[in-house]
RNA sequence: AGGGUUUGAUCCUGGCUCAGAUUGAACGCUGGCGGCAUGCUUAACACAUGCAAGUCGAACGGCAGCGCGAGGAGCUUGCUCCUUGGCGGCGAGUGGCGGACGGGUGAGGAAUGCGUAGGAAUCUACCCUAAAGUGGGGGACAACCCGAGGAAACUCGGACUAAUACCGCAUAAGCUCUACGGAGUAAAGCUGGGGACCUUCGGGCCUAGCGCUUUAGGAUGAACCUGCGUCCGAUUAGCUUGUUGGUGGGGUAAAAGCCUACCAAGGCGACGAUCGGUAGCUGUUCUGAGAGGAAGAUCAGCCACACUGGGACUGAGAUACGGCCCAGACUCCUACGGGAGGCAGCAGUGGGGAAUAUUGCACAAUGGGCGGAAGCCUGAUGCAGCCAUGCCGCGUGUGUGAAGAAGGCCUUCGGGUUGUAAAGCACUUUCAGUUGUGAGGAAAAGGGGUUAGUUAAUAGCUGCAUUCUGUGACGUUAACAACAGAAGAAGCACCGGCUAACUUCGUGCCAGCAGCCGCGGUAAUACGAGGGGUGCAAGCGUUAAUCGGAAUUACUGGGCGUAAAGCGUUCGUAGGCGGUCUGUUAAGCAAGAUGUGAAAGCCCCGGGCUCAACCUGGGAACUGCAUUUUGAACUGGCAAACUAGAGUAUAGGAGAGGAAGAUGGAAUUCCCGGUGUAGCGGUGAAAUGCGUAGAUAUCGGGAGGAACACCAGUGGCGAAGGCGAUUUUCUGGACUAUAACUGACGCUGAGGCGCGAAAGUGUGGGGAGCAAACAGGAUUAGAUACCCUGGUGGUCCACACCCUAAACGAUGGAUACUUUGACGGGUAUCGACCCCUGUGGUGCAGGAGCUAACGCAUUAAGUAUCCCGCCUGGGGAGUACGGUCGCAAGGCUGAAACUCAAAGGAAUUGACGGGGGCCCGCACAAGCGGUGGAGCAUGUGGUUUAAUUCGAUGCAACGCGAAGAACCUUACCUACUCUUGACAUCCUAGGAAGUCUCUAGAGAUAGAGAUGUGCCUUCGGGAAAGUAGUGACAGGUGCUGCAUGGCUGUCGUCAGCUCGUGUCGUGAGAUGUUGGGUUAAGUCCCGUAACGAGCGCAACCCUUGUCCUUAGUUGCCAGCACAUCAUGGUGGGAACUCUAAGGGGACUGCCGGUGAUAAACCGGAGGAAGGUGGGGACGACGUCAAGUCAUCAUGGCCCUUACGAGUAGGGCUACACACGUGCUACAAUGGGCAGUACAGAGGGUCGCAAAGCCGCGAGGCGGAGCUAAUCCCAGAAAGCUGCUCUCAGUCCGGAUUGGAGUCUGCAACUCGACUCCAUGAAGUUGGAAUCGCUAGUAAUCGCGAAUCAGAAUGUCGCGGUGAAUACGUUCCCGGGCCUUGUACACACCGCCCGUCAUACCAUGGGAGUGAGUUGUACCAGAAGCGGGUAGGAUAACCUUAGGGAGUCCGCUCACCACGGUAUGGUUCAUGACUGGGGUAAAGUCAUAACAAGGUAGCCGUA
Repeated sequence: AGGGUUUGAUCCUGGCUCAGAUUGAACGCUGGCGGCAUGCUUAACACAUGCAAGUCGAACGGCAGCGCGAGGAGCUUGCUCCUUGGCGGCGAGUGGCGGACGGGUGAGGAAUGCGUAGGAAUCUACCCUAAAGUGGGGGACAACCCGAGGAAACUCGGACUAAUACCGCAUAAGCUCUACGGAGUAAAGCUGGGGACCUUCGGGCCUAGCGCUUUAGGAUGAACCUGCGUCCGAUUAGCUUGUUGGUGGGGUAAAAGCCUACCAAGGCGACGAUCGGUAGCUGUUCUGAGAGGAAGAUCAGCCACACUGGGACUGAGAUACGGCCCAGACUCCUACGGGAGGCAGCAGUGGGGAAUAUUGCACAAUGGGCGGAAGCCUGAUGCAGCCAUGCCGCGUGUGUGAAGAAGGCCUUCGGGUUGUAAAGCACUUUCAGUUGUGAGGAAAAGGGGUUAGUUAAUAGCUGCAUUCUGUGACGUUAACAACAGAAGAAGCACCGGCUAACUUCGUGCCAGCAGCCGCGGUAAUACGAGGGGUGCAAGCGUUAAUCGGAAUUACUGGGCGUAAAGCGUUCGUAGGCGGUCUGUUAAGCAAGAUGUGAAAGCCCCGGGCUCAACCUGGGAACUGCAUUUUGAACUGGCAAACUAGAGUAUAGGAGAGGAAGAUGGAAUUCCCGGUGUAGCGGUGAAAUGCGUAGAUAUCGGGAGGAACACCAGUGGCGAAGGCGAUUUUCUGGACUAUAACUGACGCUGAGGCGCGAAAGUGUGGGGAGCAAACAGGAUUAGAUACCCUGGUGGUCCACACCCUAAACGAUGGAUACUUUGACGGGUAUCGACCCCUGUGGUGCAGGAGCUAACGCAUUAAGUAUCCCGCCUGGGGAGUACGGUCGCAAGGCUGAAACUCAAAGGAAUUGACGGGGGCCCGCACAAGCGGUGGAGCAUGUGGUUUAAUUCGAUGCAACGCGAAGAACCUUACCUACUCUUGACAUCCUAGGAAGUCUCUAGAGAUAGAGAUGUGCCUUCGGGAAAGUAGUGACAGGUGCUGCAUGGCUGUCGUCAGCUCGUGUCGUGAGAUGUUGGGUUAAGUCCCGUAACGAGCGCAACCCUUGUCCUUAGUUGCCAGCACAUCAUGGUGGGAACUCUAAGGGGACUGCCGGUGAUAAACCGGAGGAAGGUGGGGACGACGUCAAGUCAUCAUGGCCCUUACGAGUAGGGCUACACACGUGCUACAAUGGGCAGUACAGAGGGUCGCAAAGCCGCGAGGCGGAGCUAAUCCCAGAAAGCUGCUCUCAGUCCGGAUUGGAGUCUGCAACUCGACUCCAUGAAGUUGGAAUCGCUAGUAAUCGCGAAUCAGAAUGUCGCGGUGAAUACGUUCCCGGGCCUUGUACACACCGCCCGUCAUACCAUGGGAGUGAGUUGUACCAGAAGCGGGUAGGAUAACCUUAGGGAGUCCGCUCACCACGGUAUGGUUCAUGACUGGGGUAAAGUCAUAACAAGGUAGCCGUA
C1' cells in the first nucleotide's frame, strides 16, 4: 500500500467481497510446563445451606454458661452434687460507638444524572488547633422476680433496680434571638497512681490519662446554584396554570414556587420546545497516518438501585442491601386463630443460555469497626483451587550420518520424492520426575533498659536510642544442588484466483464445497481420500462483534449535462455572506502568565523479577476550561465620510410581453336557389358511408364557430409556462444616451405568498372543424389496434378549481477574470474601406483549460468567491402507513421487511436491422431443358422383424461411406462350438513339416488309420514350420469425434486476413486496410501519419489451341517402284498427319480516343490466339465443439469360458406409407424396317479374344493373334438415303406376369444378370413449388473404364451433333466495402415485457381480539409526616395543690401508594378474508420494447 467481481474487450461510476488489528468471547480438533491477568455479556429469574457487622465490663445493674479459689454434702479419696461474683471473665439486658463505610448490580433515568469550569445562602460524628467549663439535684424504665395469653412468632399485667440512659435547677459568653431596652441557653463520669491533710475506711483530696459541655477556626465529608458539553426520530410543531414573575406568610442545615394566599400574564420553542424510542456517565478501551468511528468488562471517580410500589423514624450523616411500617406478588411454617422471608455480599443450587469457576485457607500482610490496650470482628483483603479465556516465556533434543535402506506415493518404468529424514554412531539434560538444602514477604505489638515531657513525685502515662522474646494462610514457596535417562512432551488449518503451497485415486450437476468470483454433467490442482507441500504453533481453525481498508456521508477529503443527484419558475421573511476611507472598541483573533485538567492508563528515560509479559520511580502529555495582562492587522460592534455596487431622474428608439374592447378576409361545414348526371368517397386493395327523393362537380346568396396562410428568419418579447390577422385603451419589463440625485440602500434565500402547457373537475354559455369513449367496415390465426366511414365528451368563452410534464440547455442564482475567427448594431466620417473605443441580445466554429469519455469552451461543463436545493448500489417504490392539500381524479411529504451481485454512463470491436450508399455472383431478369404427376431403379425416414449391423441429417445427410450384400464380405440375428485363444512375443515338452483314407456331424470339430522322416552342424545341438502345456498376455467394427492426431466438408477461388516500427487515444483500440478513380482481384494509380512487410489474388505447374526444331516404330504415305478383287500389303520415303521431347508466341507491346498528363477503360491494326485465350491442379486468417474412435492412429473407460474366436443357416433385399436423386416415357424434330458414313479416350495374360462353325437370341464350340501406336474388346450412336406408320392409349410406352432358356459361380429358393416367345399396366407433358445452364456451354447421341466370378438407370472419363438469351440490377438469395442505429456478444434461431397457473417468503388493508404504556375526569384511600381536637391517658417542671405546661393514645382534615370506573392517545402481537411485491426449474397466452423492432420511442393526463 491494495486486490477480486458488471464487459467480447475498455475507461468510468457504483455497490458487494477479501487481506489487517482487536475481544470478558463461544464452538470444532488437539493439548507438555511456568509466570501475570481475566472469568453470568443471557433471567434486576427464583433461591436450600453456611458465612459476609460488630465491639466496649476502663459507662451500668448484674451473672445464665465455662475455668479458678473458698465453703458444704455424698461417698467407691478423687470424682459427683450444692453454695458462694471472691477472681479470670461473660450469655441475655440497659447504655455508647459503628451497622450511611467496605462489598454487589446497572433495572431505572436523556437529566434532581455525568464531565468540565465557576458560584454563594449551608451542615459536618470521629480528628487537629485555641478559649472556657465540667456545680448541685430529681424521677423512671429494661434486665431479674411473680403472674397471664399464644401452636409459634411473640405479647400483656404487677412489683424491684443501676448508669456516661432520662429530666429540672445553678452558672455562662466572643453563642442564639432582639423592638437594641433586654431575654434565652450546657455538661458525666470512668480508670491508673499517690506524699502530706481529712474520713462514716467506701472514700474525699491531689495528679495523669480517657471522656463530657459551650464557642471559634481548620481538616474531611456532604448538600445547593450557574455556564458549556452530553444518542436517534419532524411520518412528534406547538408546550405550559404553580405554569413565569411579584408581595405577605410558612418551611429548610441552606438559596429558591420548595409550599401557601393574593396580584400580574407571563415562560419555553425551528439555535428543535413538547412527545416517542434507546441508553448508567466519565477517566479510559479497541481501531485509525490523522481527523474520526465504535465501545464503556476487569481497575479508578461519580450516580442510581437493593423482591415491586409508597412512607417516615433514628441519627452528624439514610429516606437506610444483610433496620422499621404499610400495600402487592411469590415462597415457607401453622394447632387455620395467625406468623416468617428477601444472595444485584462470598461460596453454592435450580432455571435461562452458545457461554463464564470452589458450598477452599487465613486474618501472616494491607485496610476498616469497636476498645485505653491486649484483643475481637472483617467472604474487604491476602492466598490457594478450576478453565489454553488472553498476554508473555520455555521445552518437545544437538552433532554426525548416502547403501540416498525399507515402506509409502508418483512415474515417460529410466527414475523421482518422502529424505539427513529414519536407523546407526557420538553428545547434552533446560522443563517435567526423585532426593535434599532453603531466602524474602516481619514491621509492629509485648518484656527489659537509658533518657526527655507531664507531675509534689524516682507512680502512672506519652515520646525515643538500644536489647530480648517472638508472629507466615500461601508452603512440599521462589531459588540452589545431586541423581537417572533422549528418556515423559505436536498439533491445527490450508494448497482454483484473490493468497504462500500439486499430484494420484474415488465420485459423475450425484455426494458435496463456497468469504467473493464460482467448482461438480467420466480425465475435478475447487467435492472425498492418499502422498507431497505451505502457513502458524500449545495451539490452530470456524462463528459472532468493532474499527480499518471505505475519499462508500468526503472537517481534513466527494459529487449533481448524459452514471444517483439543480426545486417548473419568480418575488421575498428569517438566516448566511457583503464595496472604499478615517477614528474608536476589544466580542472573535494572537501572545504571555496563573489555576485547574484525580490516580491508574498511553508515550519517554531509568529500576526490579534469569528475559519478557508484569511490577515500580521520575518526566512528558492530557490538544480542554476558567481567570488575568498585553496587542489591534483582519472579521464583528459603534461613530463620521466616499461613489466604482445598487437605485432614482431626464431624453429616446425596438418588441407575437400582459389585460380588455372593436374590426377583417381566406378556408372548412351547413342551409337556400341555379346548372348538371351517375356516380362520389376512400384504400396497399376494398368495404362500411353518401347518391336518381339528383349526390360529387360548379355558380350565386346566407348562417355559424374556430384558427389567423404569405410576411416568417438557429428573428423578437417574457421569470418560467408561453406569446403570431388588424386596430383602440390600460399596463409590466429590458435597452441606449446624459452623469443631475440618493449614498451600500447589495447578493442569495429555509419556511412563506404568487405564477404555472396539456389533460382533467364544477357552474353557465358555445359548438364550424378536429376528435378519447362508442358504432360500423377492413386487415388478421386473433385484432377490444395500426387503415377507412361515422361520432359523443373535450377542444372555444366567462368564473372557480387542479399544480403535474422528457415543465430540457436533462446544465440553480449572483459577481469577477480568461486565446481567437467570421457576423450584427451604435458613435465617428460627405460616403465606402481601413483604424480606434464602450455596450445589450442571439447563434456557429474552435484554442488553452476541464471532462470517464462524449463533449463544454466569455451564453463554460474553465479559474475563483458567496448563498440555496439535491445525491449516496439495483429492485421492492415514488409504493405502504401517517400527516397535509384537493369537489374528485389525485398532488406533496415519504419508509421498512425481503431480494440480487450487480444495476448503470461513455466509448471500442464485431454481429445484426422488415437502416442507407457502392459493388459482385446463373442471384434475379431474358432464354433453353428439367424435377414435382406415371412406371421402374436407387438412397433415406417410418413401420415391421429373432435380426432387418453401423455411421451420415438444412444449404454442406438422403445413386452418401458402399469403385458394386446370393456364400464370403458382415460388423447384425438364431443355433452349435473354443478358452493363452483366429492373430503377436517369450518359456517348456515331445514329435520334422506335410500328405492321404475312413467314420460321426449342418459344419466348425472329434475319433481311427496310413504315409513321410527334410535343412545346417564343431554331433552337444540349432533354424524354420506345426502340436500340447503354463503364465505374462492376446483380442474387441464395445463407449466417448464433446478428450485427440490425421484426413475431409462448408462459407469460398469470396478478396480478404494480419504483422513490425512509427503516430493518435487514459484505454479497449485506431491509423496503415479509409478517401478519389480503376480492376476478376487489398489489381493498379493518385492522395494520405504513416512507412514497409507477410499469408491470400495474380504468375510460376499440367492440359488444350498456332508455329518451329529434333526423332521416325508398332504410327504416317506426298512423290518413285512392286503386288492385290481390295487393304502402307511390300521396297522405300521423312514431306504431311500423328507421336513426345524442347523451343517460339500475347506483353495493353503498337495506333486513336476518354481519363488528373496516372492507373485504367473503349475502339482498331496485326495475329492461330487479345486484354486472365479455354479448362484443370492450387483453397489465406478463420467459422460451424461441422463429419469421421467403423480406413488408420490414439488418451481414458468397459468386456476377458466373453462385448473375444470359429461354423452353419438367416438378415442387411421386409412394406400401408412419406421424401430425395435418377432412368424410361407419354410420341411424327417420332416409332419400325432396310441400306450406309465419321470418333475419342481407355482396358486386356487367373486376361482381351479374331477368323470359322452352331443357335432366332443370350450364348456355345473354337482358339489365330496380343504382356499391346502392332492383336483383341470394337458393330460407335445420333446423322444420311429409302420404305412404312398418320394422331390412336396407337406399329407410342414398356411395367407386370406366364412359359422356355443362356451365363457366372461350391450354390442363383429367400436374392443375380441376360435371351427368346407370349402378356401389354400407368402414362396423352404433369398443382403449389422448385433445379441446372452464358459456348463448343445447355440440350441431345453413343463409347470406355474402375469395382467385379457374376451382377449399373449409379460414379468417373471420352468424343459426335450442337443452340437460345442476357434490356438491365427495382426485387428474391448469397457475398464484399463504407456508413448508421442497437438494451445483441451463445452475437436476431439474439434480447426481452405483462397477465394467468403452481410452490415458497416477507409485507399492507381488515370485522375485531389480546397485552403493554400513557393522558384526562372521577371514585377510593393503607402506612406515615404535618394541621385540628369536643374523648381518653399522663413519672420528672410549675402550682394558689384545684390544676397547668408538655407528652402519648384516640378521632378528624389535607397530601398520597396500591386499586377501581369512564373515555382518549400510542406501541406490540394476533385475525376469517383480501391487495399488490419478491423468488423459483419450467408451463400457458400473445409479442409491448431494443434495428425505422416492422404503427419511431418517451413524458404528463383522461
Predicted 3D model of a 1502-nucleotide RNA (small-subunit ribosomal RNA) from an uncultured prokaryote. The prediction has a mean pLDDT of 83. Rfam family: Bacterial small subunit ribosomal RNA.